[in-house]
Predicted 3D model of a 71-nucleotide RNA (transfer RNA) from a bacterium. Its Rfam family is "tRNA". Rfam classes the family as a transfer RNA. The coordinates come from a structure-prediction model, not an experiment, and the mean pLDDT is 80.
RNA sequence: CGGGACAUGGUGCAAUGGUAGCACGAGGCCUUUGGGAGGCUUUAAUCCCAGUUCAAGUCUGGGUGUCCCGA
Repeated sequence: CGGGACAUGGUGCAAUGGUAGCACGAGGCCUUUGGGAGGCUUUAAUCCCAGUUCAAGUCUGGGUGUCCCGA
């Protein structure tokens, strides 16, 4: 310098263009003599800027960052 992949709660991952979910975690409650395990509940997220669309995490353009390949 060129090409490709990825970016989603605190963490690891899902999500045919149509309500953003799951597990772990954290807070509260129940259960226990206490703890652990278990149950209920709450918490909290789409990298940034535009475009297309009735509707964008998803499609398009640009940017940023990480990784891989080539030179």